[in-house]
Context: one part of a larger RNA
RNA sequence: GGACGAACGCUGGCGGCGUGGAUUAGGCAUGCAAGCCGAACGAGAAGUCGGACUUCGGUUCGAUGGAAAGUGGCGAAAGGGUGAGUAACGCGUGGGUAAUUUGCCUCUGAGAUGGGGAUAACAACUCGAAAGGGUUGCUAAUACCAAAUACGAUUCGGUUGACUUCGGUUGGCCGCAUGAAAGGUGGCUUCGGCUGCCGCUCGGAGAUAAGCCCGCGUCCUAUUAGCUUGUUGGUGAGGUAACGGCUCACCAAGGCGACGAUGGGUAGCUGGUCUGAGAGGAUGGUCAGCCACAUUGGGACUGAGACACUGCCCAAACUCCUACGGGAGGCUGCAGUCGAGAAUAUUUCGCAAUGGGGGGAACCCUGACGAUGCGACGCCGCGUGGGGGAUGAAGGCCUUCGGGUUGUAAACCUCUGUGUUACGGGAUGAAUUGGAUGUUGCUGAUAACGCAACGUUUUUGACGUUACCGUAGUAGAAAGCCCCAGCUAACUACGUGCCAGCAGCUGCGGUAAUACGUAGGGGGCAAGCGUUGUCC
Numbered sequence: 001g002g003a004c005g006a007a008c009g010c011u012g013g014c015g016g017c018g019u020g021g022a023u024u025a026g027g028c029a030u031g032c033a034a035g036c037c038g039a040a041c042g043a044g045a046a047g048u049c050g051g052a053c054u055u056c057g058g059u060u061c062g063a064u065g066g067a068a069a070g071u072g073g074c075g076a077a078a079g080g081g082u083g084a085g086u087a088a089c090g091c092g093u094g095g096g097u098a099a100u101u102u103g104c105c106u107c108u109g110a111g112a113u114g115g116g117g118a119u120a121a122c123a124a125c126u127c128g129a130a131a132g133g134g135u136u137g138c139u140a141a142u143a144c145c146a147a148a149u150a151c152g153a154u155u156c157g158g159u160u161g162a163c164u165u166c167g168g169u170u171g172g173c174c175g176c177a178u179g180a181a182a183g184g185u186g187g188c189u190u191c192g193g194c195u196g197c198c199g200c201u202c203g204g205a206g207a208u209a210a211g212c213c214c215g216c217g218u219c220c221u222a223u224u225a226g227c228u229u230g231u232u233g234g235u236g237a238g239g240u241a242a243c244g245g246c247u248c249a250c251c252a253a254g255g256c257g258a259c260g261a262u263g264g265g266u267a268g269c270u271g272g273u274c275u276g277a278g279a280g281g282a283u284g285g286u287c288a289g290c291c292a293c294a295u296u297g298g299g300a301c302u303g304a305g306a307c308a309c310u311g312c313c314c315a316a317a318c319u320c321c322u323a324c325g326g327g328a329g330g331c332u333g334c335a336g337u338c339g340a341g342a343a344u345a346u347u348u349c350g351c352a353a354u355g356g357g358g359g360g361a362a363c364c365c366u367g368a369c370g371a372u373g374c375g376a377c378g379c380c381g382c383g384u385g386g387g388g389g390a391u392g393a394a395g396g397c398c399u400u401c402g403g404g405u406u407g408u409a410a411a412c413c414u415c416u417g418u419g420u421u422a423c424g425g426g427a428u429g430a431a432u433u434g435g436a437u438g439u440u441g442c443u444g445a446u447a448a449c450g451c452a453a454c455g456u457u458u459u460u461g462a463c464g465u466u467a468c469c470g471u472a473g474u475a476g477a478a479a480g481c482c483c484c485a486g487c488u489a490a491c492u493a494c495g496u497g498c499c500a501g502c503a504g505c506u507g508c509g510g511u512a513a514u515a516c517g518u519a520g521g522g523g524g525c526a527a528g529c530g531u532u533g534u535c536c
Stems, first nucleotide, its partner, number of pairs: 001536004006532005013382006019375002026338003030335003035074003040071002047064007081293003090218008100210002105206007113147001115145002122137006153178002156175008183198006219265003226256003231253008268290004272283004295316005318329004348371003354368001355366004385415004395406004421472005429463001434458009480525005485506003491520005501508002
């Protein structure tokens, strides 16, 4: 000199863009943060309309209606948070997988036949303070189950090619065997059926996502020198989507290490960021990629995917409820609260945009996200007025008492209106989706329905009293902080008297202090200025 997620002191007008719990991965009141589908299924409350009856309170029947809950499906493994752990194939980079999986999506091949038994909801009874159950009875499905069929697929056997690191890899043909499925909703109909869309099953290919393996790189410490028994390797088996001591039985005695094993300390890694001419050094907040974690420890279930932040089970600590028998909970999501701390924000608005989940769609959900609020925390921009104005006014300060300086500074005259205030106008962010209608194409039966593309029309804005523009009026709201001995730009007076104090270093102060305090003047920066801390 530069930099900062900064803090502190004094001061503080506005806007834009960023940014803000770095400490206790400490404890948490409250609200919200993951739902959706009635076009998979049964059942259907309140309300409304109508009929009948009525003791005028209402009851009952039918229609409409569609709540809450339930079965089922997809999602909940994403998005969001944090950096505790981790010195590791964790991360980075480059490869391998002939050792693998992949729901939804795209393309493509083949199919979707005929059946069965339950169960929740519900009702009755019943246990419990509650959380929550139990028994009996009824019912549906794209829930569940056995069977038929098998183009592919898979196991095994046979046969025959190609490649080969001789371990295997890959292909053709034949045979035995194994193993699937579900409907819903539209249109037309001569009621036989035909057909659109969304789904379903078995395969193939792709895309995407992931698992595993390897080369190289990745902090300090030798005042850590030896470490290791599933340890190192083999055979066999089990297990996994998959290779493998991953696990087990047996066998062998290996394996690692001064090119630093093992131990200890510290730490998420990277793209990047800061600094520097560079080499390098330091660092990893926001944003992006990867990893790890979800009160602490352990475990599996479901599933395409988890050993699962707002799922389950067990144990522990803590908090809460309790009828003392037993139960409930997990903000390292968004706000917010307490604590600790030098220190870090709204218990706001909206799904209008972007994106995500569900749904055929309308639409619903979304503290992701978009906005808003707070903080000079940072960067950038603007303003606090411009011109004229000497009797060089008054006042202040200094003085050799002549004067000098503050100083064109003020007053005063004139101008402007950035901005503030008031009023009026007023974009972009909106593209859609859906509805209506038209054209073309596809499926189909020259059709309807449907689908796709392109037009027309209609509809959708939290921010928002937006940005921006116009009009009106007033210099009116709007300047401080640090320094002035040398380094280092900027000097005098008074007070003090080694006192009070200053100080980054040298050092000032003991009676003429440009170094302390105050004042005048001056210098620097400026909505900031200084100090402290840390890095280069």